[in-house]
């Protein structure tokens, strides 16, 4: 040095161009003598930048991070 993949709430993972969602974790409330545990409701993310498009998490460029293979 080259080709390729990966990035989405704190933590796993969905969304394939049309209002970004789940479990769990956090808070706040029910219940219960207390605790667990169960219910309900809130909070909070698309790695950064640039393009194409009426609209981009999604196409494309480029840069950072990791991960794999060549040399």
């Nucleotide at each position: 040095g080259c080709g390729g993949g990966u990035a989405u709430g704190g933590u796993u993972c969905a969304a394939u161009g049309g209002u970004a969602g789940a479990a769990c974790a956090g808070g706040u409330g029910g219940u219960u003598g207390c605790c667990a545990a169960u219910c309900a409701c809130c909070u909070g993310a698309u790695a950064g930048g640039a393009g194409u498009u009426c609209g981009a998490u999604u196409c494309u460029c480029c840069u950072u991070a990791c991960c794999c293979g060549c040399a």
A computed fold for a 71-nucleotide RNA from a Candidatus Kaiserbacteria bacterium, annotated as transfer RNA. Its mean pLDDT, the model's own confidence on a scale to 100, is 83.